[in-house]
RNA sequence: GAUAAAGGCAUAACCGGCGAAAGCCGGCGACGCAAAGCCAUGGGUCUACCGCCGUUCCAACGGCCAUGACUGCCAGGUUGCCGAA
Repeated sequence: GAUAAAGGCAUAACCGGCGAAAGCCGGCGACGCAAAGCCAUGGGUCUACCGCCGUUCCAACGGCCAUGACUGCCAGGUUGCCGAA
């Protein structure tokens, strides 16, 4: 960061599975991406099993809470393809 070249990744939906959920894995599929490669380090967002508090006879419900999740939310670190202006 190009109307370049060779490629790469894979949104949503659907199918199967895991998980309490967020979400993840595989298949199919491409919305897009110059790091949409990797790392949860700093922010941010999402979920709330367990736990705590409350209502309550119980069940159930509500509130709070990451150690869970998101790198295709933004930064940061790090590693890569090509070489026009």

This is a predicted structure of an 85-nucleotide RNA (c-di-GMP-I riboswitch aptamer) from a soil metagenome. Its Rfam family is "c-di-GMP-I riboswitch aptamer". Rfam's curators write: GEMM was predicted in a large-scale screen for bacterial structured RNA regulatory elements. The prediction has a mean pLDDT of 87.